[in-house]
The RNA shown here (transfer RNA) has 76 nucleotides and comes from a Candidatus Berkelbacteria bacterium. The source organism's lineage runs through Bacteria, Bacteria candidate phyla and Candidatus Berkelbacteria. Rfam family: tRNA. Rfam's curators write: Transfer RNA (tRNA) molecules are approximately 80 nucleotides in length. Their secondary structure includes four short double-helical elements and three loops (D, anti-codon, and T loops). Further hydrogen bonds mediate the characteristic L-shaped molecular structure. tRNAs have two regions of fundamental functional importance: the anti-codon, which is responsible for specific mRNA codon recognition, and the 3' end, to which the tRNAs corresponding amino acid is attached (by aminoacyl-tRNA synthetases). tRNAs cope with the degeneracy of the genetic code in two manners: having more than one tRNA (with a specific anti-codon) for a particular amino acid; and 'wobble' base-pairing, i.e. permitting non-standard base-pairing at the 3rd anti-codon position. Its family is annotated with triplet codon-amino acid adaptor activity in the Gene Ontology. The coordinates come from a structure-prediction model, not an experiment, and the mean pLDDT is 81.
RNA sequence: GGGCGCGUGGUGUAGUCUGGCCUAACACGCCACCCUGUCACGGUGGAGACCGCCGGUUCGAAUCCGGUCGCGCCCG
Repeated sequence: GGGCGCGUGGUGUAGUCUGGCCUAACACGCCACCCUGUCACGGUGGAGACCGCCGGUUCGAAUCCGGUCGCGCCCG
């Protein structure tokens, strides 16, 4: 330098192929309450990401297109 994959709450992932379920889902963690003599377990509720960044297409983009940054792998 070229090619491919990945980047989404604090953590790990799903959703992307086939754009629209409209308030981006699940698990763990966190907070509050209930339960318990207490802790744990369990139950109920809640906060937390607008999707790496910028731009474009579209009525509408996490999802399509272009550029760019970071990480990983392969080729030279």